[in-house]
RNA sequence: GAUGAACGCUGGCGGCGUGCCUUAGGCAUGCAAGUCGAACGGGCUAGUUUACUAGCUAGUGGCGGAAGGGUGAGUAACACGUGGGAACGUACCCUCUGGUAGAGAACAGCUCGCCGAAAGGCGGGAUAAUUCUGUAUAAAACCGAAAGGUAAAAGGGCUUAACCGCCCGCCGAAGGAGCGGCCUGCGUCUUAUCAGCUUGUUGGUGAGGUAAUGGCUCACCAAGGCGAUGACGAGUAGCUGGGCUGAGAGGUCGAACAGCCACAAUGGAACUGAGACACGGUCCAUACACCUACGGGUGGCAGCAACCGGGAAUCUUGGACAAUGGACGAAAGUCUGAUCCAGCGACGCCGCGUGGGGGAUGAAGGCCUUAGGGUUGUAAACUCCUUUUACCUAUCGUAAUGAUACGGGGAAUAAGCACCUGCCAACUACGUGCCAGCAGCCGCGGUGAUACGUAGGGUGCGAGCGUUAUCCGGAUUUACUGGGCGUAAAGGGUUGCGUAGGCGGUCUAUUAAGUCAAUAUUCAAAUCUCUCGGCUUAACCGGGAACAGGGUUUUGAUACUGGUAGACUAUAGAGUCUUGGAGGGGUAGCCGGAACUUGCAGUGGAGCGGUGAAAUGCGUUGAGAUUGCAAGGAACACCGAUGGCGUAGGCAGGCUACUGGUCAAGUACUGACGCUGAUGCACGAAAGCUAGGGGAGCGAAAGGGAUUAGAGACCCCUGUAGUCCUAGCCGUAAAUGAUGGACACUAGAUGCCUGGUCUGCUAAGGGCAGGAAAGUCGAAAAUGACUACUUCCUGUUUUUAGCGGACUGGGUGUCGCAAGCUAACGCGUUAAGUGUCCCGCCUGGGGAGUACGGCCGCAAGGUUAAAACUCAAAGGAAUUGACGGGGACCUGCACAAGCGGUGGAGCAUGUGGUUUAAUUCGAAACAAAGCGAAAAACCUUACCAGGGUUUGACAUGUAAGCUGCAAACCUGUAGAAAUACAGGAAUUCUUCGAGAGUGUUUACACAGGUGCUGCAUGGCUGUCGUCAGCUUGUACCGUGAGGCGCACCCUUAAGUGGGUUAACAAGCGCAACCCCCAUCCUAUGUUAUAUAUUUCAUAGGAGACUGCCCGCUAAAUGCGUGGAGGAAGGAGGGGAUGACGUCAAGUCAGCACGGCCCUUAUGCCCUGGGCUACACACAUCCUACAAUGGGUAAGAACAAUGGGUUCUGCAACCUGGCAACAGGAAGCUAAUCCCUUAAAAUUAUCCUCAGUUCGGAUUGAGGGCUGCAAUUUGCCCUCAUGAAGUUGAAAUCGCUAGUAAUCGCGGAUCAGCAGGCCGCGGUGAAUACGUUCUCAGGUCUUGUACACACCGCCCGUCAAGCCAACAAAGUUGGGAGAGCCCGAAAUAUCACAUUUGUGGUCCUAAGGCUAGCCCGGCGAUGGGGACU
Repeated sequence: GAUGAACGCUGGCGGCGUGCCUUAGGCAUGCAAGUCGAACGGGCUAGUUUACUAGCUAGUGGCGGAAGGGUGAGUAACACGUGGGAACGUACCCUCUGGUAGAGAACAGCUCGCCGAAAGGCGGGAUAAUUCUGUAUAAAACCGAAAGGUAAAAGGGCUUAACCGCCCGCCGAAGGAGCGGCCUGCGUCUUAUCAGCUUGUUGGUGAGGUAAUGGCUCACCAAGGCGAUGACGAGUAGCUGGGCUGAGAGGUCGAACAGCCACAAUGGAACUGAGACACGGUCCAUACACCUACGGGUGGCAGCAACCGGGAAUCUUGGACAAUGGACGAAAGUCUGAUCCAGCGACGCCGCGUGGGGGAUGAAGGCCUUAGGGUUGUAAACUCCUUUUACCUAUCGUAAUGAUACGGGGAAUAAGCACCUGCCAACUACGUGCCAGCAGCCGCGGUGAUACGUAGGGUGCGAGCGUUAUCCGGAUUUACUGGGCGUAAAGGGUUGCGUAGGCGGUCUAUUAAGUCAAUAUUCAAAUCUCUCGGCUUAACCGGGAACAGGGUUUUGAUACUGGUAGACUAUAGAGUCUUGGAGGGGUAGCCGGAACUUGCAGUGGAGCGGUGAAAUGCGUUGAGAUUGCAAGGAACACCGAUGGCGUAGGCAGGCUACUGGUCAAGUACUGACGCUGAUGCACGAAAGCUAGGGGAGCGAAAGGGAUUAGAGACCCCUGUAGUCCUAGCCGUAAAUGAUGGACACUAGAUGCCUGGUCUGCUAAGGGCAGGAAAGUCGAAAAUGACUACUUCCUGUUUUUAGCGGACUGGGUGUCGCAAGCUAACGCGUUAAGUGUCCCGCCUGGGGAGUACGGCCGCAAGGUUAAAACUCAAAGGAAUUGACGGGGACCUGCACAAGCGGUGGAGCAUGUGGUUUAAUUCGAAACAAAGCGAAAAACCUUACCAGGGUUUGACAUGUAAGCUGCAAACCUGUAGAAAUACAGGAAUUCUUCGAGAGUGUUUACACAGGUGCUGCAUGGCUGUCGUCAGCUUGUACCGUGAGGCGCACCCUUAAGUGGGUUAACAAGCGCAACCCCCAUCCUAUGUUAUAUAUUUCAUAGGAGACUGCCCGCUAAAUGCGUGGAGGAAGGAGGGGAUGACGUCAAGUCAGCACGGCCCUUAUGCCCUGGGCUACACACAUCCUACAAUGGGUAAGAACAAUGGGUUCUGCAACCUGGCAACAGGAAGCUAAUCCCUUAAAAUUAUCCUCAGUUCGGAUUGAGGGCUGCAAUUUGCCCUCAUGAAGUUGAAAUCGCUAGUAAUCGCGGAUCAGCAGGCCGCGGUGAAUACGUUCUCAGGUCUUGUACACACCGCCCGUCAAGCCAACAAAGUUGGGAGAGCCCGAAAUAUCACAUUUGUGGUCCUAAGGCUAGCCCGGCGAUGGGGACU
């Protein structure tokens, strides 16, 4: 967007359409097919009197009931669509031609009789025709070679005196039109988990039959026909024009209208006829229903209405033949549920209306509110105007409903539905509180819900609006247009061979199938599109026109593809041949050594073996070790590789035989022989299986020992199948390059293996030539001649081997921002680039590679391969974090090295728990627990009990009244007090009326709340952490998230600084600026001091920066147990200072604050109690356990920080008391006086290792102080008492220098109360090799299925529930056939009877029997699966 829709809410009018999609279920009732008297005889009625006229009609006869109307069950088919074809028929209609003569007969009606309940039937008799039968005729027709033969008819009406004539008919032909039958090319759903089907089957000859062709039927003959281009089977379905959608291509549908087909309760059959195997005809069978006198009959709404049923759901038992059309008729006319109209339904489309103008005080009411206002809203009211529609009246009209003009009155008669988180236009309040509910998807709801419900407001559409269902679109999400397969789903193990198929090198000729063009014809009408017109407009309707595309005809074109024929090959695919090369290629056989194990023997004597450590195991019956001999099986060290071969799987000791492929060079041959390849055939690791061998080592299962919570594992000791061989199965793997095969093209760089050509050098050998030596011969004096053999030298040429160089093949690797491709990762001449050809495969995750079925297998199992159900995701690549019992680097009292503690005891304080009337509340790992609380006897105080109070203890205001007077204060009584009552006294201003103020009473606004929510908040704080990080601008890189900057190297306490770099800069942090301390200087001097100046105090400055030297480092920065100088040296020591953020961290009880809650109480006042309880557990302290100590005594031993009197402080000093303290009391508002004697220390002495002269808890007695008050419940003093405890298990804390440890002093709070907290000084150490480990943190890197981020995520069993599917002994239903039996009616036919008959044959519906097939339902139980 759409619908033949339905449901919910709502509903004014009209026009045009449309309305059983389900049970082709059943149907009461009425109607839907009749007509003709001008075919016929008769009958009836009426009129007139009949010789008649008019009308009606049962029957005969003719035409029509084969159309129109309905439905879609069946049908996957020549059924339909489209285009062709030949062997046909045709009533009515049209044209043309020729006839229409003459005879006869029967049967209804009727009458008589009979049977039956009825339906109906039987017999006798008479009768007409356009009924029936002969005769004649035969132009043309048919048969036949011809001669020849064959077949017709009907009359009626008008008119006439009668013929004639006219009209309607009839018969024989020919032609046409329209209609119909038949054949045929192409198109027409799903399924292969349907692969083979077929016997009248396929064809021929002949015959029969038909309107006609034909196995349509029959006889004979042949053995064919169809099929992966999907036969046969199963499922589903009427087909089409067209409708909806879509940019189109497509997808989906086939209501209405129109064409065709099929059907008429179910099944079968024929008759009549021009036409039927006939919806409202016949016969038979079956089921159902009805009538019956039980004998027998009748019926067919898928015609129009109506009814029942079914269902989410679909109308009136209407009117009329007026129009259109049809049947009959000469016509008038009759019939017509066709049709035209009306009725019902918002079912759809279209049109109209529900008022229009003015109207602000922006009314009231509602809602919200920041309380001002806003909004509803010109909306209403009100006023003026109008009257479409509806209503009323009148007129006219139709078959009927009705239509129309004028008029009438009156704003009258007329608005809803859905939605408002996003997609998606439109927001607030209240209620609810993961409840109730919503939801198309994501999702909303757990106390502030724009998402639920309601309201107000708004948005959208509007007589409708939403929901549901279905189809198309979006969806390029089945991809022809127009997708993919390295990792997301997807390359077959494709490994080879190869069939069909698809695709295919160069040239020539021809053809014209594909292709292209023109031409003719067709694709009904309606619809769609364009245009013109008719209804007031539109919907709707009418006229005209056209594109595109499909089929067919004819003619042409010939580039390309195809067909046919011929040729080509150093320009070119594929193959053969010749000569060579490399190689773990394959099969079979033979051989070898090392190692190992076992056996035997020698030597020898206690262990061996094994592990993280052990044990099981072996061993004095002699192991292990070592030596020798023998046997056995398997695997082949070094070479060896990033290397070679093979199609893949795979292949490795050596040799031999047989054998496959491949490469190079040559250029002899063939001449496209090619590529791919469904089905198919072959191969195919390991494990496994069958049979027979073999068995050294290893080693599933199994046993034992360990480990462990357990250990069915990892480790150890044994050890069977197996591993090996032969023969045969299996057919799968992460069978991977997760990358199918072939061909061509497209920058490079650099290796390796293996060929070829040319060339250089070296070495060795051969040939040729020359020379020399030597030898031989001759000669005997010296010389000469010769080179067969031997040696050497020189030159030349050639072969082989090695080492190079240049060029060129084949194979195999690596790199790569060349380009290009890719989501990215990555690929990149060995493509994942650019193209061509062919094959295989994919379509969300799970269920599931499972079930069922088929095929294969001995089995294991393999292969092919679903669905129900379920989820809203599953997945890929990359990014940022976080995490890791991953890695690298670095830091920290983090460990280590040390010192001292805690944990054990007693006590103090806090917390938990318990208890209680109450033990108020908060804080909870680190980061709660001597915390809020820097002071709980009352108060505090929030808690509990009891008593009181209600505009309130406190604030502001209004109104009214009263009384007095400033407020107030005092006294008494009752009471626990609060409070109540009584009395007393007393004061301002004044115009003297009163006013102001105040008090009190009443009423109202309101006060008040330490009530809730820190998960509504502000503010403040803790923590990571004083860790060094956290970000931004511009530029650059990436599709993007993001990255870079901030990475790398050196360095630092530090993202501190330097070098380098696609980065350059900047900000918040770091550092510095601030404060204190250490040294010095200057100025000043209240106090300190006898004075002085130093000390001291106050204030202001200086000084330190790696500045200088040396060394190290690439350099710089920097570093150094460096040096000088210096009070101080590398941040001199300490403090304040806390980045972006994390923990919904803490606090509503400090304060503030939103919302909620209480309001004679959850507010306020008072008394008393409680917060102080006590079996116990934890945290933090104190004091100890003793001799480095304790007690006693002594001396004027030596500090620093602080504090102190406008309602009362610090107090010297004196007196009293053992003391706490008391009574007096100077000084001090403070460098002046006081607190204030510091203590450890030092000296002397006692104690002598013990529960003590340690330790001091607990308890008793007596006192002191503060305070209304000391019992619950304070502190102190004196005397007495004298617990536990002898250094503390597991574990754990603090500290790196003036630190730890130890010693005392002060202050805040405070009436009083300090073992806590915050400060102050005195004495004053030890240790740090170092970063392996623990904890925490930072940077880089890596993996990730985590992202509320490892306190994450997540798997399976089990205990149960529920759901679907599967299997299951069986049981039950349906479907399509097969074979056989029986067999109605009917056609055809035979026999017998002949009177209409009887019986049979062929064939068949229905029925029955048999064995199978297919599809379901139920099913105890079972196994697995989904969900909870």

Record summary:
A computed fold for a 1428-nucleotide RNA from an uncultured bacterium, annotated as small-subunit ribosomal RNA. Its Rfam family is "Bacterial small subunit ribosomal RNA". Its mean pLDDT, the model's own confidence on a scale to 100, is 81.